A computed fold for a 74-nucleotide RNA from Caulerpa lentillifera, annotated as transfer RNA. RNAcentral records the identical sequence in 2 taxa. Rfam family: tRNA. Gene Ontology term of the family: triplet codon-amino acid adaptor activity. The gene name in the source record is trnP-UGG.

RNA sequence: CAAGACGUAGCACAGCUUGGUAGUGUGGUUGCUUUGGGAGCAACAGGUCGCCGGUUCGAAUCCGGCCGUCUUGA
Repeated sequence: CAAGACGUAGCACAGCUUGGUAGUGUGGUUGCUUUGGGAGCAACAGGUCGCCGGUUCGAAUCCGGCCGUCUUGA
């Protein structure tokens, strides 16, 4: 320098193909349980879906540009 993949909750990821309520596990908080802890159970909180634009009644999803990470090639 070129090509490809990826970017979603603290962490690991699904959802994208087929536009229509943002989810799962783990972690966090509170409560129950226990002599206490752990385990278990219940509830709750936590997200400008990498950034900026475009299309659309409606964008995590489609299109363009940019940024970052990884891989490959030179």
The RNAcentral record of the sequence draws on ENA.